Order: sequence, then C1' cells, then structure tokens
RNA sequence: CUUAUUAAGAGCGAGGGAGGGAAUGGGCCCAAUGAUCUCGCGGCAACCUCACAGGAGUGAAGGUGCCAAUUCCCACGAGAGUCAGCCAUCUCUCGGCAGAUGAG
Repeated sequence: CUUAUUAAGAGCGAGGGAGGGAAUGGGCCCAAUGAUCUCGCGGCAACCUCACAGGAGUGAAGGUGCCAAUUCCCACGAGAGUCAGCCAUCUCUCGGCAGAUGAG
C1' cells in the first nucleotide's frame, strides 16, 4: 500500500504500584476492594493452515489474534424523525475518516 472483518464470543492467579480506556477535543466509564501493564495457566474465535467433501460445507487447532463497556460513544457528510414552519438541539439509519486484527 491492497483486501477482508470490526453490535457475537471468551478470566483466574502471581508480579507491580498510578493513572488508564490508540492520538486531539468533548462525554462517559475503569482504578489503592490495586486498574493500565508484564508473566503463567485457562478460555474464545476461526483470518492463515490441516483433514474430509464434487461442492455448499463440516471438523481440528499448528501460526497469528482476542478475553470491561459496539473499535465505550461523539467529531465529517447525507437522509429520516422531532417543529404550525425555518434554524438550532436531540434521536435513528447509512456512508466516510481514523484505529485494530488477519492475509498478501
């Protein structure tokens, strides 16, 4: 850089000791009843891989990945609703941006 997926699923122990949830801003959460992180064990899933099959597919789990909250939510654009009407606000849907993971 290309491409696919991104509302499902899956936690205990030990270490450690202050902020953390990618970055900026806002919101909302987690955290001395010890978070984030590291290690061990366990588990989830099935992208690559392997077996079977004509195929759809089924199974296994070797290489990755993952195991608070939709990728925690929003930011940009369009549409719908909300309004007597316009705007704003708010809600929903779709797309986009960014990120993450796999394969190349």